[in-house]
RNA sequence: ACAGCCAACCAGACAGUCGCUGUUAUGUAAUGCAUAAUGGAGGAAAGUCCGGGCUCCGCGGUCAGGGUGCCAGGUAACGCCUGGGGGGUAAGCUUGAGAAGGCUUACCUACGGAAAGUGCCACAGAAAUGAUACCGCCAGAAAUGGUAAGGGUGAAAUGGUGCGGUAAGAGCGCACCGCGCCGCUGGCAACAGCGGUGGCAGGGUAAACCCCACCUGGAGCAAGACCGAAUAGGCGCUCUUUGAUCACACAGACCGCUGUGAGAGCGCGGGUAGGUCGCAUGAGCGGCUUGGCGACAAGUCGCCUAGAUAAAUGACUGUCCACGACAGAACCCGGCUUAUCGGUUGGCUUUUUCU
Numbered sequence: 001a002c003a004g005c006c007a008a009c010c011a012g013a014c015a016g017u018c019g020c021u022g023u024u025a026u027g028u029a030a031u032g033c034a035u036a037a038u039g040g041a042g043g044a045a046a047g048u049c050c051g052g053g054c055u056c057c058g059c060g061g062u063c064a065g066g067g068u069g070c071c072a073g074g075u076a077a078c079g080c081c082u083g084g085g086g087g088g089u090a091a092g093c094u095u096g097a098g099a100a101g102g103c104u105u106a107c108c109u110a111c112g113g114a115a116a117g118u119g120c121c122a123c124a125g126a127a128a129u130g131a132u133a134c135c136g137c138c139a140g141a142a143a144u145g146g147u148a149a150g151g152g153u154g155a156a157a158u159g160g161u162g163c164g165g166u167a168a169g170a171g172c173g174c175a176c177c178g179c180g181c182c183g184c185u186g187g188c189a190a191c192a193g194c195g196g197u198g199g200c201a202g203g204g205u206a207a208a209c210c211c212c213a214c215c216u217g218g219a220g221c222a223a224g225a226c227c228g229a230a231u232a233g234g235c236g237c238u239c240u241u242u243g244a245u246c247a248c249a250c251a252g253a254c255c256g257c258u259g260u261g262a263g264a265g266c267g268c269g270g271g272u273a274g275g276u277c278g279c280a281u282g283a284g285c286g287g288c289u290u291g292g293c294g295a296c297a298a299g300u301c302g303c304c305u306a307g308a309u310a311a312a313u314g315a316c317u318g319u320c321c322a323c324g325a326c327a328g329a330a331c332c333c334g335g336c337u338u339a340u341c342g343g344u345u346g347g348c349u350u351u352u353u354c355u
Base pairs, nucleotide, nucleotide: 001351003349004348005347006346007345008344009343010342012320013319014318015317016316017315018314020040021039022038023037024036025035026034027033028032042326046337047336049335050334051333052332053331054220055219056218057217065216066215067214068213069212070084071083072082073081074080085111086109087108088107089106090105091104092103093102094101095100112211113210117209118208119205120204121203134151135150136147137146138145139144159177160176161175162174163173164172178200179198180197181196182195183194184193185192186191224277225276226275227274234268235267236266237265238264239263240262248261249260250259251258252257284303285302286301287300288299289298290297291296321324
C1' cells in the first nucleotide's frame, strides 16, 4: 500500500420561506387563540421469534401440557452473551510399516440418555438384529460340514493394522490403535493425562415416541385506574293547592286520606360520547477510576434525550458534493433474526514493496 475480518460511530450538508406537533413564558375570561423561545424517529423504530418489567384476573396438591438440555460464569431474566471442554469439516506441517495419531489456522456444532421399553431403517444385499452366508476359501468322491481372509451390496455389515497360528480361517494368541471398566493425578466442572484390567461388551436413529434433570398460572396498554355529559331507561323523596295565571285520571260510597297511574321538581345510581392518567427518571445514557482473560460489575462525576390519539416529525427554493440505502415511534426494556447507498476511526490477519 492492497485485501479480508471484528468492534465503535455517522446515515447528504448548508441557507431561506411556509407549515405540523409537544413543552415553557407572556397577553387574554379561557384548557381556545395570538406571539416568542425551545424539543421533535431508528440502527434496525421492522419480524413479533425468545426473556422480563408493568396491569388485571386466577391460585389446595399431583398429573397432564409447554419449554430447555456439555461445563462454568454474566444477567432482572432468557432459547441471549462470555470463557472453557468434547466432536466434526477444510487447508498446511508432521510421526508411524500400517491401522491410526500429533501440531497450527479457519469455520461449524440441537452436544443429557440407544445394556428401561416401543417404533422405524426405502433400494440394493445372503443377512439391517431371534441374525445370517451369494461368489469365494478349506475338508470331502459326493451328500454335507467348517469358515468370514478376499469379492460383491449399502448411508450403515458384529472393531482396525501387522505378526503368529490354521486344512482354510477366526481375538484363537500377541503387539499397537480404538472401545468398556477400575484406580491415580490435574481441573470448581465439562473433561484430560497416566497406569492397570477385560478379547470386546455386540448397528444406526431421541429436531421418532419415550426416559431423566431443571424451568413453567392465564390474558395483554383495545392491560388497567379515575372524572364524566346530552338523550333514553332504573331507583328514591316531595308536590298536584293555594292570593293570582295553567291545573290531574281511576278505584276504595265521599275527601286534599290510601292505592295505582300520569305530570312537575329535586336527589341517587349504572353505562355511553368525551376527557385525564397509565406515558417517558429508566434493569436510563455518557465520561473517568478500579476489579475481571471476557461477558460484565462496583465506585464517582455529569446529563435529561419524541410522546401523538386520526395520530406531528413535512413541503418548496437556492448552492455544493462523494448524488444520498433500508426504512417511520404508539406502554417500556434486554436479546435474536431479517433489510440496508456509502463513509469515518481503532484493532487483528494474509500478500506485496521499501528501510

Annotation:
A computed fold for a 355-nucleotide RNA from a Gammaproteobacteria bacterium, annotated as Bacterial RNase P class A. Rfam family: Bacterial RNase P class A. Rfam links the family to the GO terms ribonuclease P activity, tRNA processing and dimeric ribonuclease P complex. RNAcentral holds the sequence, with entries from ENA. The coordinates come from a structure-prediction model, not an experiment, and the mean pLDDT is 76.